[in-house]
RNA sequence: GGGCUCGUAGCUCAGCAUGGAAGAGCGAUUGCCUCCUAAGCAAUAGGCCUAGGGUUCAAAUCCCUAUGAGCCCG
Numbered sequence: 001g002g003g004c005u006c007g008u009a010g011c012u013c014a015g016c017a018u019g020g021a022a023g024a025g026c027g028a029u030u031g032c033c034u035c036c037u038a039a040g041c042a043a044u045a046g047g048c049c050u051a052g053g054g055u056u057c058a059a060a061u062c063c064c065u066a067u068g069a070g071c072c073c074g
Base pairs, nucleotide, nucleotide: 001073002072003071004070005069006068007067010026011025012024013023020057028044029043030042031041032040050066051065052064053063054062
């Protein structure tokens, strides 16, 4: 330098193909339970979905560019 994959909650990821209310598990907080703790159960909080632009009534999702990470080729 070229190609491919990926970037979504504190962490690990799903959702993208086929655009339409942003989710799960773990973790955190609170409550229940318990003599206490752990476990278990319930609830709550936590995201402008890497950045900019475009298409569209509507974009995490489609298109372009940039950027970061991984792999391969030279």